[in-house]
Molecule: c-di-AMP riboswitch aptamer (ydaO/yuaA leader)
Organism: soil metagenome
């Protein structure tokens, strides 16, 4: 300087540090901005069975089945559970340094929370402001 992300900006006070007319790490507190949740009417839904369900986030759905466990079989082998630092398909998200479009290329699909409860939702209420990364730029006689 720039990127992902809501996770930024501006004050006041305090401790400390430094290169001490000043600057900086940290803490407390106030405001703005940004993000998220809860919560009427109207609307939606309303019965039975099974399954608990829901939220943040791109981080989901399906399939194969390594290692392992259990069971059946004389055996070969088969079945069940479980579902990896793995493969594939679908879907979603991001990057290639002004933005958009088209093409091309690359990467990602983690983690956490509520606790049997949440449709939507005016007023109103509550919460959050983390963390991580990059080092010279892909093409267009496309648009701005």
């Nucleotide at each position: 300087u720039g990127c992902c992300g809501a996770a930024u900006c501006c004050g006041u006070c305090c401790c400390g540090c430094u290169c001490u007319c000043a600057g900086c790490u940290g803490g407390a507190u106030g405001g703005a901005a940004c993000g998220g949740g809860g919560g009427a009417a109207c609307c939606a839904a309303u019965c039975c069975c099974c399954a608990g369900g829901g939220g943040c986030g791109a981080a989901u759905g399906g399939u194969c089945g390594a290692c392992g466990a259990g069971c059946c079989u004389c055996g070969a082998g088969g079945c069940u559970c479980a579902g990896c630092u793995g493969g594939c398909c679908a879907a979603g998200c991001g990057c290639g340094u002004c933005u958009c479009c088209u093409c091309c290329g690359c990467g990602c699909u983690a983690g956490c929370c509520c606790g049997u409860c949440a449709g939507c939702u005016a007023a109103c209420c509550c919460c959050g402001u983390a963390g991580g990364c990059a080092c010279c730029a892909g093409a267009g006689c496309g648009a701005g």